[in-house]
Context: one part of a larger RNA
């Protein structure tokens, strides 16, 4: 290879769109690629298998036959797969009608806290912490009363709420725009699904150039603490944090659980639509899509999982293969770099 696995033991790619390739709904004709069936040819010998012989047996030798599962070719077969026609609507999408929603992006606004300015008022302490101590303050701080400036985040409402494909997204209004979910059952007519390679999106740090800079803060400095304290605590503070344009692409990017689709008890909650009904500020009743939580069958080594599956079968992609070396070296692609990705191998238990 085969098999066997990927929630947590070794494995689901961070996510997405999509090229090749795989794989692909109903029903009719028709070809006859695949697929059956009979025929021919070939499938060298030795060797293996079988049945007889030869050396006293045996091993060895030898004869015949099967075999040889392949490949050619030919006659047919039409179920099922594949071409070809020509339909169909149960996927899929489109159109009409409605709904909900931090989904994205631009642009103004608002208000509360915080520093920091100016003025008042006021007078010795204030910070700070187990306790302190640097550190602020008679050149008037802390505290308060007005006033004005920044820049950055938006208490309540909020919620196992909601949106988005993943990273994520939350004062408030307007613009521009993506997706979704109900209902109508008018259209198209299988346009479908997965997706090697590719291309796009990606939290935080982190680069590079220009702007910001209030709070908080790696690094750094002091002051405690301690046998030491390159640290936990305090007082201070620069990059960063913000914005704009370019990069990095990596994270326990997790549901540690790929996408898509059928199937398989219930029960109870949140949130959106749609029907139906009664005594109608409120119920019940049933449907559809999302989400949670409990639990049956089944599964799972157990935990548990259980219509949101880890059930019970397809498609189709990624990955695993003892532990260390090593996610390292080499070389190769990206990239300023930081490194990133791709990925050994000797040795060693």
């Nucleotide at each position: 290879c085969u098999g066997g696995g990927c929630g947590u033991a070794a494995a689901g790619g961070g996510c997405g769109c999509g090229u090749a390739g795989g794989c692909g709904g109903u029903a009719u004709g028709u070809c006859a690629u695949g697929u059956c069936a009979g025929g021919g040819g070939u499938g060298a010998a030795a060797g293996g298998c079988c049945u007889a012989g030869g050396c006293u047996c045996a091993a060895c030798c030898c004869a015949g036959g099967a075999a040889g599962u392949g490949c050619c070719u030919u006659u047919g077969a039409a179920a099922c797969u594949g071409g070809c026609a020509a339909a169909c609507u149960a996927g899929a999408g489109u159109c009409c009608g409605a709904u909900a929603g931090a989904g994205g992006a631009u642009g103004g606004c608002g208000g509360a806290a915080u520093u920091c300015c100016c003025a008042g008022u006021g007078u010795a302490g204030a910070g700070g912490u187990g306790a302190a101590a640097u550190u602020c303050g008679u050149a008037g701080a802390u505290a308060u009363u007005g006033g004005g400036a920044a820049g950055a985040a938006c208490a309540c409402c909020a919620g196992u709420g909601g949106c988005g494909a993943a990273g994520g997204c939350u004062g408030c209004c307007a613009u521009c725009u993506g997706g979704a979910u109900c209902g109508g059952c008018a259209c198209u007519g299988a346009c479908g699904c997965u997706g090697a390679g590719g291309c796009g999106c990606g939290a935080a740090a982190g680069c590079g150039u220009g702007g910001g800079g209030a709070g908080c803060a790696a690094a750094c400095a002091g002051g405690a603490u301690u046998a030491g304290a390159u640290a936990c605590c305090c007082u201070g503070g620069u990059a960063g944090u913000c914005c704009a344009c370019g990069c990095c692409g990596u994270a326990a990017a997790c549901g540690a659980u790929g996408u898509c689709a059928a199937c398989u008890a219930g029960g109870u909650g949140c949130a959106g639509g749609g029907g139906g009904u009664g005594u109608u500020u409120c119920g019940c009743c049933u449907u559809c899509g999302g989400u949670g939580u409990c639990g049956c069958a089944g599964c799972u080594a157990a935990c548990g999982c259980a219509c949101u599956a880890a059930g019970c079968a397809c498609a189709c992609c990624g990955c695993c293969u003892g532990g260390g070396g090593a996610g390292u070296a080499c070389g190769g692609u990206c990239g300023c770099a930081a490194g990133a990705u791709u990925a050994a191998a000797a040795c060693u238990c």
This is a predicted structure of a 349-nucleotide part of an RNA (small-subunit ribosomal RNA, central domain) from an uncultured prokaryote. Its Rfam family is "Bacterial small subunit ribosomal RNA". RNAcentral holds the full RNA, with entries from ENA. The coordinates come from a structure-prediction model, not an experiment, and the mean pLDDT is 88.